A computed fold for a 698-nucleotide part of an RNA from Candidatus Paceibacter sp., annotated as large-subunit ribosomal RNA, domain II.
Its Rfam family is "Bacterial large subunit ribosomal RNA".
Its mean pLDDT, the model's own confidence on a scale to 100, is 83.
Context: one part of a larger RNA
RNA sequence: GCCAACGACUUUACGUAUGCUGCAGCUUAACUAUUUACAUAGGGAGGCAGAGCGAAAGCGAGUGUUAAAAGCGCGAACUAUAUGUAGUAUGCGUAAGACCCGAAGCCAAGCGAGCUUGUCCUGAGCAGGAUGAACUCUGGGUAAAACCAGAGGGAGGUCCGAACUGGUGGGUUGUGCAAAACCCUCGGAUGACUUGGGAUAAGAAGUGAAAAGCUAAUCGAGCUUGGUAAUAGCUGGUUCUCUCCGAAACAGUUUUCGGACUGGCGGUCGUUAUAAAUUUUUCAGGGGUAGAGCUACUGGUUCGGGAGUACAGGGGGAAACCCCGGCUUCCGAGUCAAACUCCGAAUACUGAAAAAUCUGAGCGACUAGUUAGACUGUGGGGGCUAAGCUCCAUGGUCGCGAGGGCAACAGCCCAGAUCGUCGUCUAAGGUCCCUAAAUUCUUACUAAGUGUUAAAGGUAGUAUUAAACCAUUGACAGAUAGAAGGUUGGCUUAGAGGCAGCCAUCCUUUAAAGAGUGCGUAACAGCUCACUAUUCGAUGGUUUAGUGCGCCAAAAAUGUACCGGGGCUAAGUAAGAUACCGACGACACGGAUUGUUCUGAUAAUUCGUUAUUAGAACAGUGGUAGGAGAGCAUUCCAAACUGCGCUGAAGGUGGACCCGCGAGGGCAGCUGGAGCGUUUGGAAGAGAGAAUGUUGGC
Numbered sequence: 001g002c003c004a005a006c007g008a009c010u011u012u013a014c015g016u017a018u019g020c021u022g023c024a025g026c027u028u029a030a031c032u033a034u035u036u037a038c039a040u041a042g043g044g045a046g047g048c049a050g051a052g053c054g055a056a057a058g059c060g061a062g063u064g065u066u067a068a069a070a071g072c073g074c075g076a077a078c079u080a081u082a083u084g085u086a087g088u089a090u091g092c093g094u095a096a097g098a099c100c101c102g103a104a105g106c107c108a109a110g111c112g113a114g115c116u117u118g119u120c121c122u123g124a125g126c127a128g129g130a131u132g133a134a135c136u137c138u139g140g141g142u143a144a145a146a147c148c149a150g151a152g153g154g155a156g157g158u159c160c161g162a163a164c165u166g167g168u169g170g171g172u173u174g175u176g177c178a179a180a181a182c183c184c185u186c187g188g189a190u191g192a193c194u195u196g197g198g199a200u201a202a203g204a205a206g207u208g209a210a211a212a213g214c215u216a217a218u219c220g221a222g223c224u225u226g227g228u229a230a231u232a233g234c235u236g237g238u239u240c241u242c243u244c245c246g247a248a249a250c251a252g253u254u255u256u257c258g259g260a261c262u263g264g265c266g267g268u269c270g271u272u273a274u275a276a277a278u279u280u281u282u283c284a285g286g287g288g289u290a291g292a293g294c295u296a297c298u299g300g301u302u303c304g305g306g307a308g309u310a311c312a313g314g315g316g317g318a319a320a321c322c323c324c325g326g327c328u329u330c331c332g333a334g335u336c337a338a339a340c341u342c343c344g345a346a347u348a349c350u351g352a353a354a355a356a357u358c359u360g361a362g363c364g365a366c367u368a369g370u371u372a373g374a375c376u377g378u379g380g381g382g383g384c385u386a387a388g389c390u391c392c393a394u395g396g397u398c399g400c401g402a403g404g405g406c407a408a409c410a411g412c413c414c415a416g417a418u419c420g421u422c423g424u425c426u427a428a429g430g431u432c433c434c435u436a437a438a439u440u441c442u443u444a445c446u447a448a449g450u451g452u453u454a455a456a457g458g459u460a461g462u463a464u465u466a467a468a469c470c471a472u473u474g475a476c477a478g479a480u481a482g483a484a485g486g487u488u489g490g491c492u493u494a495g496a497g498g499c500a501g502c503c504a505u506c507c508u509u510u511a512a513a514g515a516g517u518g519c520g521u522a523a524c525a526g527c528u529c530a531c532u533a534u535u536c537g538a539u540g541g542u543u544u545a546g547u548g549c550g551c552c553a554a555a556a557a558u559g560u561a562c563c564g565g566g567g568c569u570a571a572g573u574a575a576g577a578u579a580c581c582g583a584c585g586a587c588a589c590g591g592a593u594u595g596u597u598c599u600g601a602u603a604a605u606u607c608g609u610u611a612u613u614a615g616a617a618c619a620g621u622g623g624u625a626g627g628a629g630a631g632c633a634u635u636c637c638a639a640a641c642u643g644c645g646c647u648g649a650a651g652g653u654g655g656a657c658c659c660g661c662g663a664g665g666g667c668a669g670c671u672g673g674a675g676c677g678u679u680u681g682g683a684a685g686a687g688a689g690a691a692u693g694u695u696g697g698c
Base pairs, nucleotide, nucleotide: 001698002697003696004695005694006693011096012095013094014093015092016091017090018089019088020087021086022085023084024083025048026047027046031042032041033040034039052059053058062074063073064072065071099237100236102234106227107226108225109224110223111222117201118200119199120198121197122196123195124194125193126191128160129159130158131156135152136151137150138149139148140147164188165187166186169184170183171182172181203219205215206214207213240631241630242629243628244627245626250263251262252261253260254259264370265369266367267366268365269364270363271362272361277357278356279355280354281353282352283351284350285349291343292341293340298337299336300335302333303332304331305330306329307328308327309326313324314323315322316321373398374397375396376395377394378393379392380391381390382389403414404413405412418591419590420589421588423587424586425585429581430580431579432566433565434564438578440577441576442575443574444573445572451568457552458551459550461549462548463547464546465545466544467543468542469541470540478535479534480533481532482531484508485507486506489503490502491501514529518527519526592621593620594619595618596617597616598615599614600613601612602611603610604609632687634684635683636682637681638680639679640678641677643676644675651671652670653669655667657666658665659664
C1' cells in the first nucleotide's frame, strides 16, 4: 500500500412540542393474588386537570392596588379553534462518559540505586624511563656560624610514556557492527587516581567539585497500577436511496475576537385570508449629498491701487524723516473648503391610488446552520488617487452554480443543468487553417507585422480639416550675373579695414546691395548671405492651428515568448450592411415528479369534508451548511402463509434477461451441501472509503 472483518448520535430519568391510541375527568406507585411465560385481576396512597387573585392573612367569579364602590393589573364570561389526562413514537433541552478516537497533565498507593550520583565497609591495580626536595656524611671554609663543593638520599595532586582510565580534533558509519560504534589523533596515568564485592540515601524526594546533571536506553519532577471513558471553546472521522425547501460569513454583549448568547437570514407545522414584492403612471412628503457659490456666514488665499497705524524687522540719513516690509481698512480683479452654505438636484426613502407581473407576506409554536468571506462595478476613508492592500456603503457573481465565451483561468461577459432526442432558433463571442461558421459586401485609413506591451518628450511619415499670405504683371526651389561709393564710420586697441568689444547705424550711385548673415585673416585679402536682374514655367508655393493612423523614445535573466499557434498587408484599424456558426438558454416532441385549480370514480364521514386513484390545465423541479418527506436493505421477535427445501436451503459465482427514478428486488446456468423465505406488525449491537483508525492476510 491493497483486501477482508470490526469501527462513531446510544441508554435512563425529568421537561417541552408535535403525531397516534385509550378514557371523559384521566392515571395508578409500592404491594397482593392468579399465571410456565407473556400477562390478567386488585391496589386511588399519590400526580395532573377541575378557579382565580394577592407577598401574605385572606377573599372568591372575582381578586390585588387604594381613603375609594374611580381607574388600572391579572382572571372569569363572551366567540372560535375544542380541551383534559394516561400511554406510545419522534424532534429538542437538562443530568449523566452522552456521537467516536486523541493529549500534555493532576492526585493516591506501590516498585526501583544490578544503569548512574554521593557516602560507608572490605579488597585489588598502576611496565619502563626522567628529574633529584628535605636530610646525612666527607672535604673546603669561618673565631664559631653562615656559605661552597662532592658523595649518599629519594620527596612530589613533579616530568615522558604502556596497562588502566578518559573522550580533544578530524574522518568513517548513519534501514549502522552499534538506539553513540570504528579508525587516526589527543588528556590523566602515586592520585581530589582507577577498580571488584558488600551496604546505604528516592519521587516534591534523593544525590549532585552545580550541567536543572543523574536516579535502569525514561527526568524542569522516575516507573507501575488506580481515580479514569480526567478534561480538550482544539484537530480528525461519522457508514443506504430518492424527492421538496434552502442559508450565513451581519448587529449587540462577552477575560471577547478561530468560542458563546440574543436578534437577523433557513426549515416544518398551525393560523390570519390577499395583506407582500417588482415595474409603470399619478399624487403627497421631509432632506442638505453631487453640483454650485461666497461683500450670504465661518475659515483660508494671490495680485494691483488708495487710506490709516505703529511694535519687535531691513535700508538711507547728523537729525527730522523717507522707502521697503508688517498690521487694519476700503476699491478692483482672481481663487479654495469633510468637520463653510445665500442656494441646490438626479437618485434613494416614506405614505396613498390604479394597472400589469405575480403566491410572496403578517402572527404563533417547534427546530437548525451561520457570525474566518472572496473578487468585480460604483461612492468614499486609510495608503503613495501603491498593492491579488486595508476599512465602510451600495449592486452583481462566486461561496452553494454546472453549461458557452475570455488560449488555459472560483469572483469578468452570456446564461441558471427535472430526464431523453444524429430536431429548430438565438446570447456573449465569433466565421483563412488548427476549429463549427463570410478568404462576404461598401467607404476610408495604416506600411509600422503597427495590429500582437508603456510615458514624458520628439517627429518635413502619411491622410484630412481650417486660416493667412505669395503667384503667368511669373511665386517657391535651382542655375547665371551683380552685391557698389563716402568708408579703414567713431571709439577702443599692438592691430580692429562689415564680421574681439562699446556707441551710432547716416548719405550717395543704383535693377539691387546691411556702416553687414555666416566662414575666414595677426590685421587686410578671399568665400558667402541678405537684396536685385535674367533664366526656368506651377490647379503651384510658404506659414500657422487642429484631427485620424503611424514612427522614435523601447535593455533581463531555461527557448522564439504576451497575436493561443500556423500565419496574415488583411485574416489590421474606423464606420456601416447582410448572411451564417454558436450554450445543459428558448422552442419542438416524448417521459418523470412537486404544488395549485378543475373533472370523474371508490371508501370513510361528525355530512362541513377527508383519504385513495385516473385525467386535464397552469406554475415549478442547480444547490454547500441545514431542515422536512417518502422509501430500500440487514439482524432478531410475534402471527399468518397449516409457505420453500437433499428431485438441493443459506452462501459463492454469473448473464447481451425482467421489474424499480434509485437504494434494491427477481429469474436462468454453475458451485455448494442443510437449512430458509413471503406478508403484516414490532424491536434494533441497523448500512463504511477515508479517523497517521483496530485486527488479520498478502